[in-house]
RNA sequence: GCGCCCAUAGCUCAGCUGGAUAGAGCAACGGACUUCUAAUCCGUAGGUCGAUGGUUCGAAUCCAUCUGGGCGUG
Numbered sequence: 001g002c003g004c005c006c007a008u009a010g011c012u013c014a015g016c017u018g019g020a021u022a023g024a025g026c027a028a029c030g031g032a033c034u035u036c037u038a039a040u041c042c043g044u045a046g047g048u049c050g051a052u053g054g055u056u057c058g059a060a061u062c063c064a065u066c067u068g069g070g071c072g073u074g
Base pairs, nucleotide, nucleotide: 001073002072003071004070005069006068007067010026011025012024013023019057028044029043030042031041032040050066051065052064053063054062
C1' cells in the first nucleotide's frame, strides 16, 4: 500500500431483512433483609448508537468519506 472485520451505558455485549419508548448482564446509587459485611430481593440513574454528509415519511440499521482498533497479505 491492498483486502477483511469491529466501534451501541463505566465494562462485556444483543439489536443491524429500516418502523413507533434503544435493551440485557456486571458495575454504580437508594431501599428491604442482616448485629455488621457478603449474598439475596426491590427500585433509580446512566447512551445525540465513533465523526461528517447523503438516501428515505422514517436510519443504531442502507450508501460515501474520514477517525480509531484488530486480522491477513505484498
Overview:
Predicted 3D model of a 74-nucleotide RNA (transfer RNA) from uncultured Roseibacillus sp. Its mean pLDDT, the model's own confidence on a scale to 100, is 80. The organism belongs to Roseibacillus, within Bacteria. Its Rfam family is "tRNA". By type it is a transfer RNA.